The prediction has a mean pLDDT of 76. Predicted 3D model of a 69-nucleotide RNA (Fluoride riboswitch aptamer (crcB RNA motif)) from a Deltaproteobacteria bacterium.

RNA sequence: UGGAAUCCCGGCGAUGGAGUUCGCCGUGAAAUGCCUGUGUCGAUAGAGGCUGAUGACUCCUGCCCGACA
Numbered sequence: 001u002g003g004a005a006u007c008c009c010g011g012c013g014a015u016g017g018a019g020u021u022c023g024c025c026g027u028g029a030a031a032u033g034c035c036u037g038u039g040u041c042g043a044u045a046g047a048g049g050c051u052g053a054u055g056a057c058u059c060c061u062g063c064c065c066g067a068c069a
Stems, first nucleotide, its partner, number of pairs: 002008002009026005016060006033050004038045001
C1' cells in the first nucleotide's frame, strides 16, 4: 500500500436480484441518460417532456399496453 502486491479483495458503470465478462476507482475515489424552453457573460440553477430494470451477454422478479377466457 485496501491487502499477504504483476496477484487478491472491495466498490462503481441513470430504477431490484443472480452468473459470466469488459472498463474504471482505492474513500478529498470511480459513477450519476436524452430532448425542448426559461434564466445567465457562461453555467453545475429552475420548468416541462421522453427512453431504459444490463456497460455487454444469459436469466429471475417487478411494472405498462393489447387480445382471449
NCBI's taxonomy places the organism under Bacteria, Pseudomonadati, Myxococcota, Myxococcia.